Predicted 3D model of a 566-nucleotide part of an RNA (large-subunit ribosomal RNA, domain V) from a bacterium.

[in-house]
Context: one part of a larger RNA
RNA sequence: CUAACGGGAAGCUAAGACCUUGUGGACCUUUACUGCAGCUUGUUGUUGCGUCUUUAUUGAGGAUACAUAGAAUAAGUAGGAGCGUCGAUACUAUUUUUUUGGAAAUGGUUGAGCAAAAUUGUAAUACUACUUAUCGUUAAUGAAGAUGCUUACUUGAAAGAGGACACCAGCAGGUGGGCAGUUUGGCUGGGGCGGCACCCUGCCGAAAAAAUAUCGGCAGGGCCUAAUGAUAAGCUCAUCCAGGUCGGAAAUCUGGAGUGGAGUGUAAUGGCAAAAGCUUAUCUAACUGCAUUUCUAAAAGUACGAAACGCAGAGUUGAAAGACGGGCAUAACGACCCAUUGAUGAUUUUUAAUGGAUCACAAUUUUGACAGAAAAGGUACCCCAAGGAUAACCGGGUUGUCUCACCCGAUAGUUCAUAUUGACGGUGAGGCUUGCUACGCCGCUGUCGGCUCUUCCUAUCCCGGCUGUGCAUAAGCAGCCAAGGGUGUUGGAGUUCACACGUUAAAAGGAAUCGUUAGCUGGGUUAAAAACGUCGCGAGACAGUUUGUAUGAUAUCUGUUAGAUA
Numbered sequence: 001c002u003a004a005c006g007g008g009a010a011g012c013u014a015a016g017a018c019c020u021u022g023u024g025g026a027c028c029u030u031u032a033c034u035g036c037a038g039c040u041u042g043u044u045g046u047u048g049c050g051u052c053u054u055u056a057u058u059g060a061g062g063a064u065a066c067a068u069a070g071a072a073u074a075a076g077u078a079g080g081a082g083c084g085u086c087g088a089u090a091c092u093a094u095u096u097u098u099u100u101g102g103a104a105a106u107g108g109u110u111g112a113g114c115a116a117a118a119u120u121g122u123a124a125u126a127c128u129a130c131u132u133a134u135c136g137u138u139a140a141u142g143a144a145g146a147u148g149c150u151u152a153c154u155u156g157a158a159a160g161a162g163g164a165c166a167c168c169a170g171c172a173g174g175u176g177g178g179c180a181g182u183u184u185g186g187c188u189g190g191g192g193c194g195g196c197a198c199c200c201u202g203c204c205g206a207a208a209a210a211a212u213a214u215c216g217g218c219a220g221g222g223c224c225u226a227a228u229g230a231u232a233a234g235c236u237c238a239u240c241c242a243g244g245u246c247g248g249a250a251a252u253c254u255g256g257a258g259u260g261g262a263g264u265g266u267a268a269u270g271g272c273a274a275a276a277g278c279u280u281a282u283c284u285a286a287c288u289g290c291a292u293u294u295c296u297a298a299a300a301g302u303a304c305g306a307a308a309c310g311c312a313g314a315g316u317u318g319a320a321a322g323a324c325g326g327g328c329a330u331a332a333c334g335a336c337c338c339a340u341u342g343a344u345g346a347u348u349u350u351u352a353a354u355g356g357a358u359c360a361c362a363a364u365u366u367u368g369a370c371a372g373a374a375a376a377g378g379u380a381c382c383c384c385a386a387g388g389a390u391a392a393c394c395g396g397g398u399u400g401u402c403u404c405a406c407c408c409g410a411u412a413g414u415u416c417a418u419a420u421u422g423a424c425g426g427u428g429a430g431g432c433u434u435g436c437u438a439c440g441c442c443g444c445u446g447u448c449g450g451c452u453c454u455u456c457c458u459a460u461c462c463c464g465g466c467u468g469u470g471c472a473u474a475a476g477c478a479g480c481c482a483a484g485g486g487u488g489u490u491g492g493a494g495u496u497c498a499c500a501c502g503u504u505a506a507a508a509g510g511a512a513u514c515g516u517u518a519g520c521u522g523g524g525u526u527a528a529a530a531a532c533g534u535c536g537c538g539a540g541a542c543a544g545u546u547u548g549u550a551u552g553a554u555a556u557c558u559g560u561u562a563g564a565u566a
Base pairs, nucleotide, nucleotide: 001563002562003561004560005559007558008557009556012552019387020386021385022384024383025382026379027378028377029376032182033181034180035179036178038175039174040173041172042171043170044169045168048149049148050147051146052145053144054143055142056141057140058139059138060137062135063134064133065132072125075131076130077129078128079127082114083113090109091108092107093106094105095104096103097102153162154161155160185198186196187195194215199221200220201219202218203217204216222370223265224327225326229283230282231281232280233279234278235277237261239257240256241255242254243253263272264271266332268330269329270328287313288312289311290310292308293307294306295305315324316323317322339364340363341362342361344360345359346358347357348356349355394440395439396437397436398435400434402430403429404428405427406426407425412420448523449521450520451519453515454512455511456510457509458508461486462485463484464481465480466479467478468477469476490500491499529547530546531545532544533542534541535540
């Protein structure tokens, strides 16, 4: 230099499709949230004329109104000495009504009485007027219901049909993934599932000031309480000993000892004995107003909440000093906005006055993801940004697990630890298993198995050389040296592994980015499409199953092989 090969350049190609993160996106689902079409119901308008029924109000005229006593069916008040041949009274027929006594209307006959006076009674009657209640008649108006009409309106070429309905419009209620906009938390030895370490308290961790982390350890709180609170006085508990009727280990009683071994509303810690415990008495400070301080609270800044100290007022208790603004102390909790409440205060507006509006203050109702958005899921059809800040393969670290070795020497081996066996334990090596970790790689180191081909290790399966033997020999058992060579076929399964059959001297174990995809294969895993089982309301999901057409391009350097030239 030529021709090859494709080991290497963690070769080229693509800001990783897996995974996580983003208060990124898009589609899809639904009993997520909030809406919008649509549908539906009522009502008003478009929208007129009648009839009937019921009902309410008003007007007109009519009837009725019975305690007892009393001729007797007295609604009430006032006037009242009259009213009546323009027909009183009585009788009779019909109708209505009734508290069954009666009353009223109309027709017929009759032709002068009825009131007053007298009687009874709270009230006295004829006649007139007004009022109350009830009943029915009639008219108007309103409402509800039923029904009819035709001229609006609808339909039809017309005839006609429908008809104040429908259509249309307004308002209101219901329904409404049909459609739309969105949300669907955080911590986290990757994420998810789980949990809450998301607001608080006690003790340990915490390294003798304070502070101090982990999905560190042990326990608790989200109350209870009108007495379990305040004050004052008095008392002393648990337990033990001695004594004593029923009475016993243990009941109540007496005496003694008793630093707390009891009790304290509730965890733990700290505290407490003439008390902070127990009992009794009296009370309500579990008050109002104000100021300051501490914790909450990581440099600065910081709210709620909790606590402490003081002043003033009005009180409780105590003889008083004093104590008391809840509970022996440390947990027991919550912004803005809106709403409600207030003998509260202020501003503004109207008025004769009340009133209306706004603000301040206080209280009540809650956000536990607890300094507090109003909020469910799917994506393998997927997309974008970012990350080796974070998972899956590989490598690194580690080596619990794994493999191998050693120490001890109980037991077995007739006797005898060490021919062989080797409990309970102990110490390591290796880095082939599986974990843990998250150091390298997410602007990309192609992921299981097989095929092909090569080198290496020895903790040696066979062949070789030795030692011990509970080695007679054949044959074994155990060990030492030794890596030169060998270590295979078949069956089903994608299998590595494992299992099985029959051979063999033997069918040893490993490493090389679980050697080897710019060498092959592509059966498995792990896309799209589809199905089954199961799960899910669903979209869809499943280390469950099944079918499934994709393996890019190139050889510059280096390396290797063969050849050529000098």